[in-house]
């Protein structure tokens, strides 16, 4: 220094759900709550996938505060994936 398949200590994080806040919406936020997690820490101005379409653009006809579609310029790091990282066994 390099890997992390097992065993422990002392700690972190916190899903689903509720409540309120917030957006168009998808999603954040706080508090409550713990299914899980050894990276559930960080990056989404440039790896791969996913989630939404306010607004554009294109369609339609019953011309409306309308219907269809197609884009991200808005998100998801608890989907892969990139960096980074604790104690202690081996």
């Nucleotide at each position: 220094u390099u890997a992390c398949a097992u065993a422990u200590g002392g700690g972190g994080c916190a899903a689903a759900c509720u409540a309120c806040c917030u957006g168009a919406a998808a999603g954040g936020g706080u508090a409550g709550g713990a299914c899980g997690c050894a990276a559930a820490g960080c990056u989404a101005g440039a790896g791969g996938g996913g989630c939404u379409a306010a607004a554009u653009c294109u369609u339609c006809c019953a011309u409306g505060a309308g219907g269809a579609g197609a884009u991200a310029u808005g998100c998801c790091a608890g989907c892969c994936a990139g960096c980074u990282g604790c104690a202690g066994c081996u």